[in-house]
Context: one part of a larger RNA
RNA sequence: CGGGGAAAGAAGACCCUUUAGAGCUUGACUCUAGUCUGGAUUUGUGAAGAAACAUGAGAGGUGUAGCAUAGGUGGGAGGUUCGCCGACCCUGAAAUACCACUACUUUCAUCGUUUCUUUACUGACUCGGUGCUACGGGGCCCGGUCUACAACGACCCGUCGUCUGGAGUCAAGACCGCCUCUCGUAGGCGGUCGACCCGCUCCGAGGACAGCUUCAGACAGAUAGUUUGACUGGGGCGGUACGUCUGUAAAAAGGUAACGCAGGUGUCCUAAGGCCAGCUCAGUGAGGACGGAAACCUCACGUGGAGCGAAAGGGCAAAAGCUGGCUUGAUCUUGACUUUCAGUAAGAGUACAGACCGUGAAAGCGUGGCCUAUCGAUCCUUUUGACCAUUCGGAGUUUGAAGCAAGAGGUGUCAGAAUAGUUACCUGAGGGAUAACUGGCUUGUGGUAGCUAAGCGUUCAUAGCGACGUUACCGUUUGAUCCUUCGAUGUCGGCUCUCCUUUUCAUUGCGAAGCAGCGUUCGCCAAGCGUUGGAUUGUUCACCCACUAACAAGGAACGUGAGUUGGGUUUAGACCGUCGUUAGACAGGUUAGUUUUACCCUACUGCCAAACUUAUCGU
Numbered sequence: 001c002g003g004g005g006a007a008a009g010a011a012g013a014c015c016c017u018u019u020a021g022a023g024c025u026u027g028a029c030u031c032u033a034g035u036c037u038g039g040a041u042u043u044g045u046g047a048a049g050a051a052a053c054a055u056g057a058g059a060g061g062u063g064u065a066g067c068a069u070a071g072g073u074g075g076g077a078g079g080u081u082c083g084c085c086g087a088c089c090c091u092g093a094a095a096u097a098c099c100a101c102u103a104c105u106u107u108c109a110u111c112g113u114u115u116c117u118u119u120a121c122u123g124a125c126u127c128g129g130u131g132c133u134a135c136g137g138g139g140c141c142c143g144g145u146c147u148a149c150a151a152c153g154a155c156c157c158g159u160c161g162u163c164u165g166g167a168g169u170c171a172a173g174a175c176c177g178c179c180u181c182u183c184g185u186a187g188g189c190g191g192u193c194g195a196c197c198c199g200c201u202c203c204g205a206g207g208a209c210a211g212c213u214u215c216a217g218a219c220a221g222a223u224a225g226u227u228u229g230a231c232u233g234g235g236g237c238g239g240u241a242c243g244u245c246u247g248u249a250a251a252a253a254g255g256u257a258a259c260g261c262a263g264g265u266g267u268c269c270u271a272a273g274g275c276c277a278g279c280u281c282a283g284u285g286a287g288g289a290c291g292g293a294a295a296c297c298u299c300a301c302g303u304g305g306a307g308c309g310a311a312a313g314g315g316c317a318a319a320a321g322c323u324g325g326c327u328u329g330a331u332c333u334u335g336a337c338u339u340u341c342a343g344u345a346a347g348a349g350u351a352c353a354g355a356c357c358g359u360g361a362a363a364g365c366g367u368g369g370c371c372u373a374u375c376g377a378u379c380c381u382u383u384u385g386a387c388c389a390u391u392c393g394g395a396g397u398u399u400g401a402a403g404c405a406a407g408a409g410g411u412g413u414c415a416g417a418a419u420a421g422u423u424a425c426c427u428g429a430g431g432g433a434u435a436a437c438u439g440g441c442u443u444g445u446g447g448u449a450g451c452u453a454a455g456c457g458u459u460c461a462u463a464g465c466g467a468c469g470u471u472a473c474c475g476u477u478u479g480a481u482c483c484u485u486c487g488a489u490g491u492c493g494g495c496u497c498u499c500c501u502u503u504u505c506a507u508u509g510c511g512a513a514g515c516a517g518c519g520u521u522c523g524c525c526a527a528g529c530g531u532u533g534g535a536u537u538g539u540u541c542a543c544c545c546a547c548u549a550a551c552a553a554g555g556a557a558c559g560u561g562a563g564u565u566g567g568g569u570u571u572a573g574a575c576c577g578u579c580g581u582u583a584g585a586c587a588g589g590u591u592a593g594u595u596u597u598a599c600c601c602u603a604c605u606g607c608c609a610a611a612c613u614u615a616u617c618g619u
Base pairs, nucleotide, nucleotide: 003602004601005600007597008596015431016430017429018428020427021426022423023422024421025420028226029225030224032222034219035218036217037216038215039214040213042211044121045120046119047118048117049116050115051114052113053112054110055109056108057107058106059105060104068096071102072101073100074099075098078085079084125206126205127204128203129202135199136198137197138196143156144155145154146153173193174192175191176190177189178188179187180186181184229242230240231239238259243265244264245263246262247261248260266414267309268369269368273327274326275325276324277323278322279321281305283301284300285299286298287297288296307316308315310374312372313371314370329356331355332354333353336350337349338348339347344415357366358365359364380409381408382407383406384405385404390402391401392400439483440481442479444478446474447473448472449471450470451469455465456464492567493565494564495563497559498556499555500554501553502552505530507528509524510523511522512521513520532546533545534544573591574590575589576588577586578585579584
């Protein structure tokens, strides 16, 4: 001295991962305190009012017609208090006297029952005060009014606030009793009155409401606990490549990956299932009133160019298609096998067997859909079955429950937790398995340079340029990748300082020109030397002013922070806008914000000391 030791400091704080936390938020999940409401209880006694029910006694009923105010139904030809009413007749949907039953509306009363409202009480209960001393009622006295003064009676009233270092008070007095002595109405002690009597709350304020308890409901980040999937060319956003199907990739057995490519699926069908019979489709040609490109009829050709619910592929012609007939094999019961595969499950499927059926003359075919997709464990709940076979633990009966078998209710994160955010206040464990600097590979992008020569250049490809094509180089742009570094390589720009490159801006020497000269352009050898001062911006970059011979391009871990600076970015404070319910967020803007350490080695620059060699000069 600060170039290097990718120096030291600290198991990176950025980023990702973890079935790791914590702080905070809320429309997360699950609780809890608390608040409110209602029921019950603590909770008792009265009065008044209202309502409902019950019981009893009454009253009522007008369509039209019918002498008329018909609630209905049954009996009924008589009933009578001798007045009459009814039957008969008439009208009408229904006929009436008299007896019985019964509905509806309404009035009154009653002992009741229940509910509600208002009000009173006090004894539960609650609150306040005091050294639980003036509480309630009555009386005496004083004063006033009335009755004639008085008495007696009746009625009424009765003394107050504040401030203060004022004064007083805790008995005078009367009466009685006892004791003592100097025997006086002396002293001491006690009692009653003085200071009315009686009384069951200490006195007030509320009060069957508050409140406590219990049950139920509503609200409830005030509090607590917990969670907040996975894959992923980092993570997030997006998507589903998370279950399943077709074709392809897939390299002619089978199998085979990617966030490869093109698509489909969570359904639909009592026929679009089963059997049998008959028929032939799409399209084209020719002919035929309206009739045409297309309607309907006829003939001919017609390997499927149609159709078969849907994606795609395969398959199919007297059919697997179309039309018609009859049906329910889309049924019950076991195993075996195939596919995926761990040779596990679930799903899907294939051949049988035992029943009972359908169809067809029959052989046969039929256990859903022509084949390949169309789907779901344990626990719990529910339905059905066996039906009298098991268990309910002392024995028996019944109910009930359990058990067994077969289905259904569903987990799409599809071999199946019940689950929202935020953190820049943050924390732990890890990761270079994984992002943000540098570096590496590559060079799309970027930059530079060739080749060819259609054109431009008045004429003329090549003085100078050069399209369409094509070939290279560079690693000063930006991508792509994720190889190195996460027990840390200090992360933008400026300042300072040094070295290097040349694809040369200027300066020296040259060549060429569409070089007359001046000037300019193209090129060669060339990096010796130079390449500035300002305005603005944190800027690199860009734009502008001025000078100049010229104000060239770059590199050195995007040179250089134990050299500086700290304007920017990128912690903690804060403001605005936007977004979000919120906590908060923002490659949006703004403001304030700690820049650590050299003593070791080496490099460099110097200093000091010693030894040796050589050249020259002087003496």

This is a predicted structure of a 619-nucleotide part of an RNA (large-subunit ribosomal RNA, domain V) from Withiidae sp. JA-2011.
The source organism's lineage runs through Eukaryota, Metazoa, Chelicerata, Pseudoscorpiones and Withiidae.
It matches the Rfam family "Eukaryotic large subunit ribosomal RNA". Gene Ontology terms of the family: structural constituent of ribosome and ribosome.